[in-house]
RNA sequence: CUUAUCAAGAAAGGCUGAGGGAAAUGGCCCUUUGAAGCCUUGACAACCUGCCAUUGUUCUUUGAACAAUAGGUAAGGUGCCAACUCCAUCCUGAUGGAAAAUCGGGACAGAUAAG
Numbered sequence: 001c002u003u004a005u006c007a008a009g010a011a012a013g014g015c016u017g018a019g020g021g022a023a024a025u026g027g028c029c030c031u032u033u034g035a036a037g038c039c040u041u042g043a044c045a046a047c048c049u050g051c052c053a054u055u056g057u058u059c060u061u062u063g064a065a066c067a068a069u070a071g072g073u074a075a076g077g078u079g080c081c082a083a084c085u086c087c088a089u090c091c092u093g094a095u096g097g098a099a100a101a102u103c104g105g106g107a108c109a110g111a112u113a114a115g
Stems, first nucleotide, its partner, number of pairs: 001115006011041005019030003024089004042081001044079001047077002049074004053069007085109001090106006
């Protein structure tokens, strides 16, 4: 940079000791009944991967290879384990007389995976 996904899911212990929720602003929230970080263990999860299945194609034809899949299964490679990516911000639609408010769509940014 490209593509896909982001409303589901999943915590205990040890060390440590004041912050944390990506950044800015504003909210809201978590936190000394212990934040963040590190370590251990345990979960969660099917993106990659393996196996199986199904379908299709091919062949040296009765089993092999290859491909696809909205299927099943396995935690090997990653990831992840408060709150929708905690919410809003920029553009825009609907409801509303309007404001407020609520509910959507898009953009930007971010996270993860694969390339």

Notes: The prediction has a mean pLDDT of 81. Predicted 3D model of a 115-nucleotide RNA (SAM riboswitch aptamer (S box leader)) from a soil metagenome. The RNAcentral record of the sequence draws on MGnify. Rfam family: SAM riboswitch aptamer (S box leader). Its family is annotated with regulation of gene expression in the Gene Ontology.